[in-house]
Model confidence (mean pLDDT): 81 of 100. This is a predicted structure of a 567-nucleotide part of an RNA (large-subunit ribosomal RNA, domain V) from Hadarchaeaceae archaeon (SeqCode). The RNAcentral record of the full RNA draws on ENA.
Context: one part of a larger RNA
RNA sequence: CCGGUUACCUGCGGCUAGACGGAAAGACCCCGGGAGCUUUACUAUAGCUUUCCAUUGUUUUGGUGUUUUGAAUGCGUAGCGUAGGUGGGAGACUUUGAAGGAAAGAUUUCGGUCUUUCUGGAGUCGCCAAUGAAACACCACUCUUUCAAAAUGCCAAGACUAAUCCCCAAAAGGGAGACAGUGGGAGGCGGUUAGUUUAAGUGGGGCACUUGCCUCCUAAAAGGUAAUGGAGGCGUUUAUAAGGUCGGCUAGCUCCGGAUGGAAAUCGGAGUGGUCGGGCAAAGCCAGAAGCCGGCUUGACUGCAAGAGGGAUAUCUCGCGCAGAGGGGAAACCCGAACUUAGUGAACCGACCUGUUUUCGUAGAAAACGGGGAGAUCAUCAGCCAAAAGUUACCCCGGGGAUAACAGGCUAGUAGAGCCCGCGAGUCCACAUCAACGGCUCUGUUCGGCACCUCGAUGUCGGCUCACCGCAGCGCGGGGGUGGAGAAGCUCCCAAGCGUUUGGCUGUCCGCCAAUUAAAGCGGUACGUGAGCUGGGUUCAGUACGUCGUGAGACAGUAAAAAAGGA
Numbered sequence: 001c002c003g004g005u006u007a008c009c010u011g012c013g014g015c016u017a018g019a020c021g022g023a024a025a026g027a028c029c030c031c032g033g034g035a036g037c038u039u040u041a042c043u044a045u046a047g048c049u050u051u052c053c054a055u056u057g058u059u060u061u062g063g064u065g066u067u068u069u070g071a072a073u074g075c076g077u078a079g080c081g082u083a084g085g086u087g088g089g090a091g092a093c094u095u096u097g098a099a100g101g102a103a104a105g106a107u108u109u110c111g112g113u114c115u116u117u118c119u120g121g122a123g124u125c126g127c128c129a130a131u132g133a134a135a136c137a138c139c140a141c142u143c144u145u146u147c148a149a150a151a152u153g154c155c156a157a158g159a160c161u162a163a164u165c166c167c168c169a170a171a172a173g174g175g176a177g178a179c180a181g182u183g184g185g186a187g188g189c190g191g192u193u194a195g196u197u198u199a200a201g202u203g204g205g206g207c208a209c210u211u212g213c214c215u216c217c218u219a220a221a222a223g224g225u226a227a228u229g230g231a232g233g234c235g236u237u238u239a240u241a242a243g244g245u246c247g248g249c250u251a252g253c254u255c256c257g258g259a260u261g262g263a264a265a266u267c268g269g270a271g272u273g274g275u276c277g278g279g280c281a282a283a284g285c286c287a288g289a290a291g292c293c294g295g296c297u298u299g300a301c302u303g304c305a306a307g308a309g310g311g312a313u314a315u316c317u318c319g320c321g322c323a324g325a326g327g328g329g330a331a332a333c334c335c336g337a338a339c340u341u342a343g344u345g346a347a348c349c350g351a352c353c354u355g356u357u358u359u360c361g362u363a364g365a366a367a368a369c370g371g372g373g374a375g376a377u378c379a380u381c382a383g384c385c386a387a388a389a390g391u392u393a394c395c396c397c398g399g400g401g402a403u404a405a406c407a408g409g410c411u412a413g414u415a416g417a418g419c420c421c422g423c424g425a426g427u428c429c430a431c432a433u434c435a436a437c438g439g440c441u442c443u444g445u446u447c448g449g450c451a452c453c454u455c456g457a458u459g460u461c462g463g464c465u466c467a468c469c470g471c472a473g474c475g476c477g478g479g480g481g482u483g484g485a486g487a488a489g490c491u492c493c494c495a496a497g498c499g500u501u502u503g504g505c506u507g508u509c510c511g512c513c514a515a516u517u518a519a520a521g522c523g524g525u526a527c528g529u530g531a532g533c534u535g536g537g538u539u540c541a542g543u544a545c546g547u548c549g550u551g552a553g554a555c556a557g558u559a560a561a562a563a564a565g566g567a
Base pairs, nucleotide, nucleotide: 029400030399031398032397033396034395035392036391037390038389041196042195043194044193047189048188049187050186051185052184053183054182055181057160058159059158060157061156062155063154064153065152066151067150068149069148070147071146072145074143084142085141086140087139088138091125092124093123100119101118102117103116104115105114106113107112164176165175166174167173199211200210201209208228212234213233214232215231216230217229235381236279237338238337243297244296245295246294247293248292249291251275252272253271254270255269256268257267277286278285280343282341283340284339301324302323303322304321307318308317309316313382326335327334328333349375352372353371354370355369357368358367359366407454408452409450410449411448413447415443416442417441418440419439420438424434425433461536462534463533464532466528467525468524469523470522471521474499475498476497477494478493479492480491481490482489501515502514503513504512505511543559544558545557546555547554548553
C1' cells in the first nucleotide's frame, strides 16, 4: 500500500419500551357562574271564571227593605181578669142605640180578645180591697208584634222592542235581545308563560349530623386556646315566694336499745362530719350558714352614679356613694330580687299608651313628629327580602391536583408470612405432626387511611401478543428429622438452571367442571404491555323492564343482531 473480517458513526427501510410522547385550558369529581326541564318551591302572568259599574231602554206579577197613614196586638205569681211603658185624670160612653141574645170573620197562652151584621130598648165602666206598678173610664206620647194602603229602593220570574249582535236575495224582512259582546273595579283557579331561590361546616362531595347560650375535661398550676375530641344541660321557674328583713334551728349515714314495725315510718343514746340539702345540668361555694322553720312585709323601688372587670367592635358584668318615697329590726344595720355561673335576639316595622310639637281641618276627625312600647324556633340564633323547592346522562363556561375516582408515594389498622412461649391433641410423650391464650418481627401482593406529583388529560377491567425479574420452590436435583420396614408420604434446610397443558361455562380476573401431565407454583413489573391489537364489561348522547320519585328524572339493578317457537 492492497484485500477481507469485526467494532463504531451515518443515510434509508422497519419495530414501538420511554421522552409522565402529540392532539383537545378534563366531558368524571369538587368549587364559582349559567342554561334546559319539573312541580302541591316563591312571586307574578296569558287564559278561564264569579260579581259590580258603564254602554242599558219599556212593562207585568210575586217577594222584600225603608218612610208615612190607619187598624189591631201585649197572659210569671197574687188578683173579679190576657194589667206593654210614661204622664195627665174624676169622671167617660150611651135614643146618632147600653147590657143581654143570634150569625159570620180574624186571632189565641184554648181561657178569652177584637171587628162586622141582625135582634133588643136603658144601661155599662171607673174611683174602692188585693198588686212592685191602676184602670182599654177617657186623653196625649211611645215600645214589641201583626195586618192594610200609598210612595220609593232592591231581588226573582215573565213579557216587549228601539240600543247592540247575527242571517239574508241587501229594499224589506227574520232571529237573539237589554242578555251577549266590549271597557273598567274587585275576588278565585291558573307551570300556560316568566323571573328567581333552593345555606354553610364537612379528613372529596352526597347521606347522616351540627350551627345560639351554660357547666366540666382536653388546657401544658395566670388569662386564653382547636378538632365531625370526651361528657352533660338551657330556650325556664318563684306572689299560697323559692324575694326583703328579723328571730330560731341543723341535716345524712353507721352502731346499740325499744309493742305491732319488717332493710327502710316514729322514739332514746352514742359515733362520724359536710357524705345531706341548695327548684332544674355540671363545676365552684355554703354551718354564727347560701340549708330548714316561723313573724312582719314588697327594695322583684324612682332619679342617678365615683370607680372597676372583661372585651377587635358591638353586646356584657360588678358597684362606693347621693336624693326621693318605703320595708324589717330595740338598735347597729340590711334591702335597687333569687348561693353563683344558662333560661336568649341588633336594626327596620310597629298594635297600643302618652305629649304646652307640626300640617290639615267648621266641629268631630286625619296624618306626621317627640317619649314609652307588646309583637322574632329572625334556632343558619352578629339576624340577606314581607315573600322561595327540585332535576340535568341534553348540558355549558371559569377554575382546582387548594379536592375525589385509576396509577404511583407515605403508613401498615386489615391482609399475608416468619419467629418466641407452650395450655392441649398426639395410647404414654409439649416440640414426628398439629397447636389454644398471648408476645416479637418481616413483607408491601388485599381491604383501607392520608391527599404528596399529575384535572392547559398519567386512557380504565379482561383477553391476545411479547415478555423481564423475585423466591415465601409446583415439577425435575441434593440433604436433616420422622409416630421413615419397603413403597408412598409428612415436615424442615439448600437450590431460580429448565419447565410449569388443553377444553366447557362466564365480559370476566377468580372459580367450578372435564381430560391430561413430572408439574399444571405464588408474586412484582403504572393490578407489565391500547403512539402493539381487541372492545365482551364498565362509563356519554337513543330505547325498554323492575324499583324509587307528584314530576323532571334516578339506581356498584337489568336488557337487546335478524327470523321462528314457548312462557